[in-house]
Context: one part of a larger RNA
RNA sequence: GACAGGGAAUGUGUGUUAGUGGCGAGACGAAAGUCGAAGCGAAAGCGAGAAGCCCGCAACCCUUUAUUGGGUGAGGGGCGUGGUGUUAAUAGCGCCUAAGUCACUAGUGCACGACUCGAAGCCGGACGAACUACGCCUGAGCAAGAUGAAGUCCCCCUAUCGGGGGAUGGAGGUCUGAAGGGGUUCUGUGUGCAUGCGAUCCUCUGACUUGGGUGUAGGGGCGAAAUACCAAUCGUGCCCGGCAAUAGCUAGUUCCUCGCGAAGUGGACCCUAGUCCAGCCUCGCUGGAGAUGUAUCAAGGUGUAGAGCUACUGAUCGGAUGUUUAGGCUCCUAACGGAGUCGGUAUUCUUUCAAACUCCGAAGCCUUGAUAAUCGUAGAUGGCGGGAGUCGGGGGUUCCGGGUAAGCCGGGAUCCCGAGAGUGGAACAACACAGACCAUGGUUAAGGCCCUUAAGUGUUUGCUAAGUGCAUCAAAAGGGUUUUAAUCCUAAAACAGCGGGAAGGUAGGCUUAGAAGCAGCCAUCCUUUAAAGAAAGCGUAACAGCUCACCCGCCGAGGUUGGAUGCCCUGAAAAUGGACGGGGCUAAGCAAACCGCCGAGACCAUGGUGGUCGCGCGUAAGCGCGGUCAGGUAGCGAGGUGUUCUGUUCGGGCAGAAGCAAGGCCGUAAGGACUUGUGGACCGUUCAGAAGUAAGAAUCCUGUC
Numbered sequence: 001g002a003c004a005g006g007g008a009a010u011g012u013g014u015g016u017u018a019g020u021g022g023c024g025a026g027a028c029g030a031a032a033g034u035c036g037a038a039g040c041g042a043a044a045g046c047g048a049g050a051a052g053c054c055c056g057c058a059a060c061c062c063u064u065u066a067u068u069g070g071g072u073g074a075g076g077g078g079c080g081u082g083g084u085g086u087u088a089a090u091a092g093c094g095c096c097u098a099a100g101u102c103a104c105u106a107g108u109g110c111a112c113g114a115c116u117c118g119a120a121g122c123c124g125g126a127c128g129a130a131c132u133a134c135g136c137c138u139g140a141g142c143a144a145g146a147u148g149a150a151g152u153c154c155c156c157c158u159a160u161c162g163g164g165g166g167a168u169g170g171a172g173g174u175c176u177g178a179a180g181g182g183g184u185u186c187u188g189u190g191u192g193c194a195u196g197c198g199a200u201c202c203u204c205u206g207a208c209u210u211g212g213g214u215g216u217a218g219g220g221g222c223g224a225a226a227u228a229c230c231a232a233u234c235g236u237g238c239c240c241g242g243c244a245a246u247a248g249c250u251a252g253u254u255c256c257u258c259g260c261g262a263a264g265u266g267g268a269c270c271c272u273a274g275u276c277c278a279g280c281c282u283c284g285c286u287g288g289a290g291a292u293g294u295a296u297c298a299a300g301g302u303g304u305a306g307a308g309c310u311a312c313u314g315a316u317c318g319g320a321u322g323u324u325u326a327g328g329c330u331c332c333u334a335a336c337g338g339a340g341u342c343g344g345u346a347u348u349c350u351u352u353c354a355a356a357c358u359c360c361g362a363a364g365c366c367u368u369g370a371u372a373a374u375c376g377u378a379g380a381u382g383g384c385g386g387g388a389g390u391c392g393g394g395g396g397u398u399c400c401g402g403g404u405a406a407g408c409c410g411g412g413a414u415c416c417c418g419a420g421a422g423u424g425g426a427a428c429a430a431c432a433c434a435g436a437c438c439a440u441g442g443u444u445a446a447g448g449c450c451c452u453u454a455a456g457u458g459u460u461u462g463c464u465a466a467g468u469g470c471a472u473c474a475a476a477a478g479g480g481u482u483u484u485a486a487u488c489c490u491a492a493a494a495c496a497g498c499g500g501g502a503a504g505g506u507a508g509g510c511u512u513a514g515a516a517g518c519a520g521c522c523a524u525c526c527u528u529u530a531a532a533g534a535a536a537g538c539g540u541a542a543c544a545g546c547u548c549a550c551c552c553g554c555c556g557a558g559g560u561u562g563g564a565u566g567c568c569c570u571g572a573a574a575a576u577g578g579a580c581g582g583g584g585c586u587a588a589g590c591a592a593a594c595c596g597c598c599g600a601g602a603c604c605a606u607g608g609u610g611g612u613c614g615c616g617c618g619u620a621a622g623c624g625c626g627g628u629c630a631g632g633u634a635g636c637g638a639g640g641u642g643u644u645c646u647g648u649u650c651g652g653g654c655a656g657a658a659g660c661a662a663g664g665c666c667g668u669a670a671g672g673a674c675u676u677g678u679g680g681a682c683c684g685u686u687c688a689g690a691a692g693u694a695a696g697a698a699u700c701c702u703g704u705c
Base pairs, nucleotide, nucleotide: 001705002704003703004702005701006700011112012111013110014109015108016107017106018105019104020103021102022101023100026035027034028033039046040045052079053078054077055076059072060071061070062069082096083095084094085093086092115252116251118249122242123241124240125239127237133216134215135214136213137212138211139210140209141208142206144176145175146174147172151168152167153166154165155164156163157162180203181202182201185199186198188197189196218234220230221229255640256639257638258637259636260635265278266277267276268275269274279390280389281387282386283385284384285383286382290375291374292373294372295371296370297369298368299367300366301365302364306360307358308357313354314353315352318349319348320347321346322345323344324343327342328341329340330339331338332337393417394416395415396414397413398412399411400410401409402408422433423432424431437608438607439606440605441604442603443602447598448597449596450583451582452581456595458594459593460592461591462590463589469585470584477570478569479568480567481566483564484563486561488559489558497554498553499552500551501550503527504526505525508522509521510520533548536547537546538545609630610629611628612627613626614625615624616623617622641694643691644690645689646688647687650684651683652682659678660677661676662675663674665672666671
């Protein structure tokens, strides 16, 4: 891992709600007694009427063409009456004013292990020093070599103390190194039922190593001290017990079909992985007529968007006028004083603003009413009660807040995903279309129609030349081309090109070494002319020289200048090789218009299934007709299938039970029956009952392979 078997909402007690049944002002129990028939009040204590009046559903009766109208009207509602507390009160207000009880079944609460498995831990009593730490007792072991302390002997020096040399000697937590002990580095190699192997390295007469015996025990030991070690276990061993500890956490939780169908929000909590109340879902009862997310209109409310500010508050550009009522600086004056400027202030013109400004002010939104529409007597809105789940949300659009921004954080509205399948978008929870009961056929939606790939190599007119583009973005700036409205020039000849001229006073004056149109300063006239600047550029040391403006000629038809606009180009950089989905396309690109077709579970048709409600027939079961509905996680509700055992009814079986295998059949399904084979002794049916009642998952448990 596979297969088989096992494997999780139970039991008792006690509440509560519903259903069924018994009896009923009582019920139950053998009884004590419990619950109920009276309440109110803290208590002392006091202590309930008579079906009184009105409205009115169902039902019944009368009536009507009618479902129309009327009467009675259980239950229901309102008022009143009554009890009690408060109180001065007979006011007002609170509570109350006649159906229970017992059993069974189901849902759910609480206490218990309480759906199952799962801790790390806490406590108690035992067992451990065969590993290891330290101590004690008694034994054992340490090749070989090196070094050469003290002491001793001999010789020498010396006045002495003492010194030197040579031998001998054999000290040492001495050296090299084998056994022994260790475990540094390679972080080599290995991961082998758990620390090995190799190389290298440390130590090896000592605080050395080691055998045997013995001692110390769990908040205790032992520790050359690392919280190290105390049997592969140590920041408190191990075993058993308390024990099914607790777990707001993780995982798992077993058959089918049908109806409805959420929430990720508000408040609170030593609360943020949880829980409680409310909200949202579901089921039942009650009740008996209106309800409303929509649209339009009407009447009110609001202070946002916008706008505005000489309408306030605050900010803001520039000016004018008046005044110095603060003030500073400068100038004039001997002083008084005056003038200027900055500033203050007032009036006024002008410029720009505001979430915490508003003289104004939408759209929206809110409240109420009317109408329409939809829903509702086939019973809505509402009221009461049983059961939940949810309290991690996320995305699109739009409006806001924070942030440089974010597939970022927070908020409002709405639609989606969550819990939503189908078609499109290459692929793609939330983008487009569209809400899937089943089957068959057709028509469309979004989106598409060259091939991949269903349907147009469709029609018409333009644009693009960039493979731009072909379903998703780039800026300033510059450029190509399309269209368009202007400007000015133009047959008295424009624009471009070509040919010619472009002069004189004069080298203007100044400056300067020089300054001659052209370093710089000032001025910028006059003349001759068809025209020609006291010169627009290049140039020279300064001149010279070459162009330009301006004029003439040649030529002969449009030209100049900016603006708007469609498409396109440059601007344009990201990490493995590369993407319009691909092929590929000059349309199979872009713009506009038109015709046709394809395309979904949408829509339509036909047939069928189921839920719910009504009507008709029927004693009933049921049958028929009609309305309406049938996506669905958590979850609520309804009905079924199957397993084991018990009672009951009816049966089967050696002429072959159960089980197993195969086959087609029946049922929407869980499942059921039949035939054949195998097997070789038990098994089923009806109606009830009781449960150890359904397996694919839990690193589930056991077994086999």